[in-house]
RNA sequence: UGAAUCGGUGACUAGGGUUCCGGUCGCGCAUCGCGGCGUCAGGACCGAGGGUUGCCAACCUCCAUUGUCGAGGUCACACGGCGGGAUAAAAGCCCGGGAGAA
Numbered sequence: 001u002g003a004a005u006c007g008g009u010g011a012c013u014a015g016g017g018u019u020c021c022g023g024u025c026g027c028g029c030a031u032c033g034c035g036g037c038g039u040c041a042g043g044a045c046c047g048a049g050g051g052u053u054g055c056c057a058a059c060c061u062c063c064a065u066u067g068u069c070g071a072g073g074u075c076a077c078a079c080g081g082c083g084g085g086a087u088a089a090a091a092g093c094c095c096g097g098g099a100g101a102a
Base pairs, nucleotide, nucleotide: 007056008055009054010053011052012051015046016045020043021042022040023037024036025035026034027033028032058074059073060072061071062070063067077097079100083095084094085093
C1' cells in the first nucleotide's frame, strides 16, 4: 500500500398497528347479526445492522494419530435522515452498516 473475512439463525424485549378474537358504543330481524372506535394498557400478530441472550458457522491455539461430532479462545466498532415498500395496517420491519455526517 492492496486484498479477503467481519456471517446465519432461534427465543425475548424496546417499539408497532388493527385483518382475526375479545372489549366498548350504536342499530337491528336481537344469547345473534351489521356498523363505528386502537385516544381499547387485552388475546393473538409484526418486531431491531447499530437492544438482550442462546445455538451454529468462521478464524486462532493446544492435545492428539486422529475427534472435522475433542478442548480452549476470538467473534470488534457502529452518529444516521427525508422519502419509499410490504402486510389488514403500522413500526426501531425492508430499501439500509443506504444518502449524509465525523
Molecule: Guanidine-I riboswitch aptamer
Organism: Pseudomonadota bacterium